[in-house]
This is a predicted complex of two RNAs, RNase P RNA and transfer RNA, with 423 nucleotides together.
Formats: sequence, structure tokens, C1' cells
RNA sequence: AACGGUGGCCGUUCUGUCGCUGCCUCCCCGUGGGAGGGAGAGGAAAGUCCGGGCAACACAGAGCACCAUGCUUCUUAACAGGAAGGGACUCCGCAAGGAGUCACAGACAGGGCCACAGAAAACAACCGCCUGAGCAAUCAGGUAAGGGUGAAAACGCGAGGUAAGAGCUCACGACGCCGGUAGUGAUACUCGGCGGGGGUAAACCUCAUGGGUUGAAAAACCAAAUAAACCGGGGCUUGAGGGUGGCUCGCCCGAUCCCGGAGGGUAGGUCGAUGGAGCAUUGCGGCAACGUAAUGCCUAGAUAAAUGACAGAAGAUUACAGAACCCGGCUUACAGGUCACCGUUAUUU
RNA sequence: GGGGCGUUAGCUCAGUUGGCUAGAGCGUUUGACUGGCAGUCAAGAGGUCGUGAGUUCGAUUCUCAUACGCUCCA
Repeated sequence: AACGGUGGCCGUUCUGUCGCUGCCUCCCCGUGGGAGGGAGAGGAAAGUCCGGGCAACACAGAGCACCAUGCUUCUUAACAGGAAGGGACUCCGCAAGGAGUCACAGACAGGGCCACAGAAAACAACCGCCUGAGCAAUCAGGUAAGGGUGAAAACGCGAGGUAAGAGCUCACGACGCCGGUAGUGAUACUCGGCGGGGGUAAACCUCAUGGGUUGAAAAACCAAAUAAACCGGGGCUUGAGGGUGGCUCGCCCGAUCCCGGAGGGUAGGUCGAUGGAGCAUUGCGGCAACGUAAUGCCUAGAUAAAUGACAGAAGAUUACAGAACCCGGCUUACAGGUCACCGUUAUUU
Repeated sequence: GGGGCGUUAGCUCAGUUGGCUAGAGCGUUUGACUGGCAGUCAAGAGGUCGUGAGUUCGAUUCUCAUACGCUCCA
């Protein structure tokens, strides 16, 4: 220097003309019209995968069911996010160490399952070994050291022991539990004691924690309208029906009532709704995520739904993509530019 | 704005506590029967289980992400 990988940041700008949606000022002022000024999509506005705000229903109650989460501490409004750490696994390296991934509670609560192969997949005897019987073939019993099968084979290894063997016994090691020490804790330990033995919970399940339901088309207000009529059924405190969600209870409302039929009227506006867990800079605390203080700033708010078109310039044709109550995350898509680190190749010193 | 479901052979569909080589009908290929066709019979071919990861000894099946399609509420 080129190419590739990973991560962070940016992700078109300026000028002119015409046009669109709000806002402010002024003029003509009777609806309304005109002039001027200024603002006008994103890093993901997306997927709707988590969490919250807000609102209604008892100022949201109990039990069951259901769903979610699952190492620790911290952070936060909250989280399945983030930070720091612990542990396991994989890769690189002689080593010290470095990098990456992790749905990382429990199989000593319980039952279930473990295809094929194999004697046996959890009350294990096919070959082998040992004992006894038998002339022999073979039969009866013991045995998990050895062979073979399998993804997985009854803790590993050595010694003792035995007819042969076996955690049967012992030392060391692995695993689990209890205690001790260090640490806030996960956890660690060349510490002490105890012991039962396959795997499987991204199968059922158990334990712990959390979750009331609905969703801005929630909700509040104004205006307009009227048939409180007609027909059938039910109910009126011994309560129909509703709030109420999957069920049961509890609580509350409830007679100008509830369900069905046929039909009539209205169907427009305001608010929610954009000043907010807001943004930027600097200081301080903290390993960091983050918190806090000061100063400065205002940055879309539509409702059939605006943010566009053309021309010129900046090397130039331009990626993924368009707000709809808001916010914090995650995930996914992405031309090009830029920064940091790593790898390969080539050249020079 | 919010919820649910599907994707398996050319077409239409099966496939459950995860297991042997994933099946069926139609279509298609080859052969036989016929002078020839239709039809019948026999045999065969044809599959990335939408895609990519993960869990597991093992995935169409379980989990996550993603693409496309259908449908419901209002």
C1' cells in the first nucleotide's frame, strides 16, 4: 500500500423556482382572503420480540389454571437489556497468557423415555474366568477384572483381599452434600467430615421469582339527533343482567331494566398528542454500565393523512427504507464514507 | 394498530409423547395386453421437509431468528 474480517461513528450537503402540512406576525376584516417569517421523518421511523409510562375497569382482591424467567453483584422507571465478575466448553500458544461461545436452577421429589446394535439401557451374565457334578457333550452356581455392541455400559487407578472376582476394604483422585476459611455474592481452597452411583428437564415435572385484564380504535369533553313509540320473551330485592378477563369465589352496580325482531335518527369537532425517565457541552463520583450538578437549547404532530418535483454545484447515477400516543432496549435490512484492531500478500529500510 | 395459522414429490394432502429407507392419490417414465388408441396390469424415477442457526447420540417434529403466503378483530 492492496484485499479481507470484527467493532464504533456518519449515513448526502448547498443555492434557485414551483408546490404541500402545522405555527407566529401584520393587513383588508363579515364568512373568509392576502402578505411576510420560521419549522417539517430514521438509524433503523421496520419486525412487534421484551420492558415501562399513560388510561379504563374495586385506588385491583383471593385461590386454581396458564405464561414467562432461571450463575452472582450492580445499574435502571422497568426489562429476557446493559456493565463488572464467577463457572463450563472450544480455539491459538512451549509456557505465561489471549480470543470466542454459553437457554448456566434441580435427575438424592416422582413417574416416563433411551430407536438400531448389544447378553444387558438400569433388579445387567453372550464370550471369558472360577467352583461343583459329569468319561465327555454339557448342566448348576459364583463373578462386572478382560472381549465385543453402542451416543452412552454400572466412578478412575494402585495395593490388599479372594476359588475367581467385586468400593468388599484402604490410599490418592473425580462427583455430590454438610461444616470451616477467603469473598457483598456467584464461587474458590494442597482444609475437615459424610456417602450413592448411567443419561435425558430447548420431554412431563419440581423449586424459586415475576405477571390482574384490556390497549390511544384506551379514555375525557362539546355539539348534533331521537322512537322513553311497536311486536315476542325474561326480570323487578327470594334479583334478570352487567363490571369480569380461562374457571371458582369475593366485591360493586342494578328496574326510566335485560334479550331478540322489524324499523327510525345521528355519525361533526376538541382533547389525549408531543416540553420529554428530552437533547448538547463541561465538571464531579464510579473499573464500567450509569448517576449527579451547572450552563445552554426547543427539535414533525398529520387524521385520508404533509415532508415533493425540476435545474445547477460539491469527483456523483446513489443503499436499507417513511412518523401515526410516547419512551428504554433487542433483533433484522443497509450503497458509500471514516476511525480503531486483527489477518494475508507485496515492496522498501 | 393488534392477534392467530400455514410452507412436505410437478399438483392436492398425510405424517405426535424426536428414532430404522418420510408416505398416499393424481400426474410422469418404462414394459405387457391391442393392427393402433383409450383403458387395465406390472415395475420405476422424482424430496435441501421454505431458509439459517441452536438443543440432542439423533430434528419434518423442540427452541430462536428470518422469508413468503393466508386469515381474524376493529